Model confidence (mean pLDDT): 75 of 100. Predicted 3D model of RNase P RNA and transfer RNA as a complex of 471 nucleotides. It holds a member of the Rfam family "Bacterial RNase P class A". Rfam links the family to the GO terms dimeric ribonuclease P complex, ribonuclease P activity and tRNA processing. The family's RNA type in Rfam is ribozyme.
[in-house]
RNA sequence: ACCGGUUGGCGGGCUCCCGCUGUUCCGCUUUGGCGGGGUAGAGGAAAGUCCGGACACCAUAGGGCGGGAUUCCCCAUGAAAAUGGGGGCACGUGAAGCGCGAGUGACAUGUGACGGCCAGUGCCACAGAGAAUAUACCGCCCCGACUUGUCGGGGUAAGGGUGAAAAGGUGAGGUAAGAGCUCACCGCCCGGAGGGUAACUGAAGGGGCACGGUAAACCCAAUCUGGUGCAAGACUAAAUAGGGAAUCAGGGCGGCCCGUUCAAUGAUUCCGGGUAAGUCGCACCUCCGGCUCUGCCGGGGGAUCCCCCGACUCUGUUGGGGGAUAGAUAAAUGGGAGCCACUUUCCCGCUUCGGCGGGGGAGGACAGAAUCCGGCUUACCGCCAACCGGUCCUU
RNA sequence: GCCCUUGUAGCUCAGUCGGUAGAGCGCGUCCUUGGUAAGGACGAGGUCGGCGGUUCAAAUCCGCUCGAGGGCUCCA
Numbered sequence: 001a002c003c004g005g006u007u008g009g010c011g012g013g014c015u016c017c018c019g020c021u022g023u024u025c026c027g028c029u030u031u032g033g034c035g036g037g038g039u040a041g042a043g044g045a046a047a048g049u050c051c052g053g054a055c056a057c058c059a060u061a062g063g064g065c066g067g068g069a070u071u072c073c074c075c076a077u078g079a080a081a082a083u084g085g086g087g088g089c090a091c092g093u094g095a096a097g098c099g100c101g102a103g104u105g106a107c108a109u110g111u112g113a114c115g116g117c118c119a120g121u122g123c124c125a126c127a128g129a130g131a132a133u134a135u136a137c138c139g140c141c142c143c144g145a146c147u148u149g150u151c152g153g154g155g156u157a158a159g160g161g162u163g164a165a166a167a168g169g170u171g172a173g174g175u176a177a178g179a180g181c182u183c184a185c186c187g188c189c190c191g192g193a194g195g196g197u198a199a200c201u202g203a204a205g206g207g208g209c210a211c212g213g214u215a216a217a218c219c220c221a222a223u224c225u226g227g228u229g230c231a232a233g234a235c236u237a238a239a240u241a242g243g244g245a246a247u248c249a250g251g252g253c254g255g256c257c258c259g260u261u262c263a264a265u266g267a268u269u270c271c272g273g274g275u276a277a278g279u280c281g282c283a284c285c286u287c288c289g290g291c292u293c294u295g296c297c298g299g300g301g302g303a304u305c306c307c308c309c310g311a312c313u314c315u316g317u318u319g320g321g322g323g324a325u326a327g328a329u330a331a332a333u334g335g336g337a338g339c340c341a342c343u344u345u346c347c348c349g350c351u352u353c354g355g356c357g358g359g360g361g362a363g364g365a366c367a368g369a370a371u372c373c374g375g376c377u378u379a380c381c382g383c384c385a386a387c388c389g390g391u392c393c394u395u
Numbered sequence: 396g397c398c399c400u401u402g403u404a405g406c407u408c409a410g411u412c413g414g415u416a417g418a419g420c421g422c423g424u425c426c427u428u429g430g431u432a433a434g435g436a437c438g439a440g441g442u443c444g445g446c447g448g449u450u451c452a453a454a455u456c457c458g459c460u461c462g463a464g465g466g467c468u469c470c471a
Base pairs, nucleotide, nucleotide: 001391002390003389004388005387006386007385008384009383010382012340013339014338015337016336017335018334020041021040022039023038024037025036026035027034028033043366047377048376050375051374052373053372054371055229056228057227058226062258063257064256065255067225068224069223070222071221072087073086074085075084076083077082088114089112090111091110092109093108094107097104098103115220116219120218121217122214123213124212137160138159139156140155141154142153143152144151145150146149168186169185170184171183172182173181187209188207189206190205194201195200233280234279235278236277243271244270245269246268247267248266249265250262251261252260273470274469284323285322286321287320288319289318290317291316295312297310298309299308300307301306302305342363343362344361345360346359347358348357349356350355396467397466398465399464400463401462402461405420406419407418408417414451422438423437424436425435426434444460445459446458447457448456
């Protein structure tokens, strides 16, 4: 210098013209509106709707079963989901060193949806002799038979072969051949002194070894968990055939039971009819103060219930300070022109070869609020910063 | 806006506790016929929407993503 990765940030600016939506002020008005001025008007993801909440209704959301979600430990932030930091363990890669060897392994680096297959059950196709109570195809060894290289019986898990996986490994002894059969070492299991907040680690001692994988298989353990979603829901207006059929004796209440509540002729579904309009929910929060209101306490005054004062609480309203504010409903936030900045490219000139100046061209992605908020994930032309890795050049 | 379902051969669909994916129609070649249809025989055609993960192994299990379809509004 170039390329790649990870993390974080940015996601153009100004002016003019014509429009759009909300709101406010002024003027005109035949109250339907019209005209003019001011002001506010998309994002880092507004997206996917994957989590968690606020909020609303169903009972102030109740009990049990079932279902669902989460899953190493500690700390911090947080309403929760989640995020960040540190640690533990497992696996992968590299590897100093130690050991005859099997093996071990400081350290570095990456990944982990990382509770439990010593609760139980299931599955492990094909290949292979044998796939979880192991197994004898080839080979090796012993015995027997005879047709002397074959057959039969037995032993054997050291070697070959199959497979994702073959039931410890190295060396020695041993044996007919072999084998934890025996021994030493390595590994494993039980065990738990001690250490650590914990996950976890693990000394002595014991065991020839019994224990394969799979829980993003059923399941078990622990913790949490009611449902539906702003088309929730509240109010107003308009209109009519207040109709018909089927089903159930109940429905809300969710998959079931209990319990509870509503109804009494009701409920559900379908057909038919009407309306397809509007307002709120959908911008406020917080601090200080005033007034009002609810409750309670303390004190005082009259006397069985009122009044006054003070502190706290609650409802509404208002003044001031600070912070925040896009609110459309078939859905506004747009279009055009110019200049500047950025990236890139071409031409000309200068050059101390690093660049500089002038002129022209091209480019700008992903995407678009719909009740709101916190996360996660995904998409993205490019630019900037930090760190890491690779290649080349120079010293 | 919210909530569900679904994607497998050209078309319509099967495929469940994970083990090399099938049926019907359609298509191609051949037989049969004077010829066609029907009938018969044989065959082709799939990375199970895409990407990643778990696993020895994924259409199937899990996550993300893309596409398609459906339902939910007021009154009596």